This is a predicted structure of a 476-nucleotide part of an RNA (small-subunit ribosomal RNA, 3' major domain) from an uncultured bacterium. The full RNA is in RNAcentral, with records from ENA, Greengenes and SILVA. Rfam family: Bacterial small subunit ribosomal RNA. Its family is annotated with structural constituent of ribosome and ribosome in the Gene Ontology.

[in-house]
Context: one part of a larger RNA
RNA sequence: UGACGGGGACCCGCACAAGCGGUGGAGCAUGUGGUUUAAUUCGAAGCAACGCGAAGAACCUUACCCGGCCUUGACAUCCCCACGGCGGGCCCGUAACGGGGCCUUCCCUUCGGGGCGUGGGAGACAGGUGGUGCAUGGUUGUCGUCAGCUCGUGUCGUGAGAUGUUGGGUUAAGUCCCGCAACGAGCGCAACCCCUAUCCUUAGUAGCCAGCGGAGAAGCCGGGCACUCUAGGGAGACUGCCGGGGACAACCCGGAGGAAGGCGGGGACGACGUCAAAUCAUCAUGCCCCUUAUGGCCGGGGCUACACACGUGCUACAAUGGCGCAGACAGAGGGAGGCGAGGCGGCGACGCGGAGCGAAUCCCAAAAAAAGCGUCCCAGUUCGGAUUGCAGCCUGCAACUCGGCUGCAUGAAGCCGGAAUCGCUAGUAAUCGCAGAUCAGAACGCCGCGGUGAAUACGUUCCCGGGUCUUGCACU
Numbered sequence: 001u002g003a004c005g006g007g008g009a010c011c012c013g014c015a016c017a018a019g020c021g022g023u024g025g026a027g028c029a030u031g032u033g034g035u036u037u038a039a040u041u042c043g044a045a046g047c048a049a050c051g052c053g054a055a056g057a058a059c060c061u062u063a064c065c066c067g068g069c070c071u072u073g074a075c076a077u078c079c080c081c082a083c084g085g086c087g088g089g090c091c092c093g094u095a096a097c098g099g100g101g102c103c104u105u106c107c108c109u110u111c112g113g114g115g116c117g118u119g120g121g122a123g124a125c126a127g128g129u130g131g132u133g134c135a136u137g138g139u140u141g142u143c144g145u146c147a148g149c150u151c152g153u154g155u156c157g158u159g160a161g162a163u164g165u166u167g168g169g170u171u172a173a174g175u176c177c178c179g180c181a182a183c184g185a186g187c188g189c190a191a192c193c194c195c196u197a198u199c200c201u202u203a204g205u206a207g208c209c210a211g212c213g214g215a216g217a218a219g220c221c222g223g224g225c226a227c228u229c230u231a232g233g234g235a236g237a238c239u240g241c242c243g244g245g246g247a248c249a250a251c252c253c254g255g256a257g258g259a260a261g262g263c264g265g266g267g268a269c270g271a272c273g274u275c276a277a278a279u280c281a282u283c284a285u286g287c288c289c290c291u292u293a294u295g296g297c298c299g300g301g302g303c304u305a306c307a308c309a310c311g312u313g314c315u316a317c318a319a320u321g322g323c324g325c326a327g328a329c330a331g332a333g334g335g336a337g338g339c340g341a342g343g344c345g346g347c348g349a350c351g352c353g354g355a356g357c358g359a360a361u362c363c364c365a366a367a368a369a370a371a372g373c374g375u376c377c378c379a380g381u382u383c384g385g386a387u388u389g390c391a392g393c394c395u396g397c398a399a400c401u402c403g404g405c406u407g408c409a410u411g412a413a414g415c416c417g418g419a420a421u422c423g424c425u426a427g428u429a430a431u432c433g434c435a436g437a438u439c440a441g442a443a444c445g446c447c448g449c450g451g452u453g454a455a456u457a458c459g460u461u462c463c464c465g466g467g468u469c470u471u472g473c474a475c476u
């Protein structure tokens, strides 16, 4: 100087408290440990590993195991020889790859050859998801959106260092004001960027009977851009105005006007550094190691194992509920090897068929909860749906290991969960559905979107984390 303290003072944060809903009990899904296995590939490990790398393991992926094969190699550059290719078609063989055979068949040329490609050969080399994240780059997590971290010059101190950055106020903030041996400055804070909330304007093949006409099932047509909307430009909020408090300051409280106030709401943005934090398996890369194999190809299996243990979720245990009938209201997206309407067949998954649409135009598409009517009458039940049987549908070369979906039947545990523990302060929690990425198929995960829409916060004593000053001191 730091770090630390079951030292002090001050101050923050869903940190506690107040409140709402969960987890921990059940079934299932998923990840992990463990065990098993020929293999169950590897990594991630308190917070900050565990629905994590996986935005998608039947083959492929795939790195693992077993077996069969290949070696100048699946890929790059160079040398020599042969051929004229490549490519396509057919046949034999294999579990498949490798392997064998047949047909077709280049360009330029001063003809020496050259270009390109295939095959053969020799070696330089290729190749390695082999090791080391304690050799590294890059990227990332975390403290932490916390308010801090430093520098130049000056001053003080023998020096390490101090000062500035402390103090009095104030703020979300080292934010600002005042003071001060300091005066300035940099990285951070804030602002500049994006979305959203109001209005104006420009523009109208989406929207509107608003006003007129036609048609009448539909903005369907004429017509019009006024409104909604879309997307460009602009306005608007700055403590600007008023009152009060305060050092007449910064600022705080109240009010007016306003769509909106006192950082309006949300996002992007993460200082100096910490954890020898994570990643050599995204990639790159030093060194080490393997080179008829630790490389390469293929078939099959495994990553899906299951006596258990934990994390994260989904569905429930029901009557503010279940079921049936009729019937409303979104937003954001996606669509050409694609989305696929109306129609027809099927109880259904789905099939047949194919209109329209590269999409404000057509399609995915039905939003669901809610609201209305009816039924169930508290029962392990008209709750709950696991498990299992049978019959099917779809994707795909192929669903045995090991996919999703449908119908009928079967109907398990479960009557609100011990100790303990998590999230959330507003259009949030809770609850309801919709879309997308990945993707042939395969989400209860993830990433977005809107609908309905709460309760509570006295307060800072206590638990956890953090900031500033100060004090003690075994550590530096």
Base pairs, nucleotide, nucleotide: 002475004472005471007470008469009468010467011466012465013464015460016459019424020423021422022421023420026315027314028313029312030311031310032309033308034306035305042053043052064301065300066299067298068297069296070295073125077124078123079121080120081119082118083117084116087104088103089102090101091100092099106115107114108113127290128289130288131287132286136284137283138279139278140277141275143273148187149186150185151184152183153182154163155162156161167178168177169176193267194266195265196264198235199234200233201232202231203230204229207225212222213221214220238261241255242254243253244252245251317417321376322375323374324373325372333364334363335362338357339356343352344351345350383414388409389408390407391406392405393404394403430452431451432450433449434448436446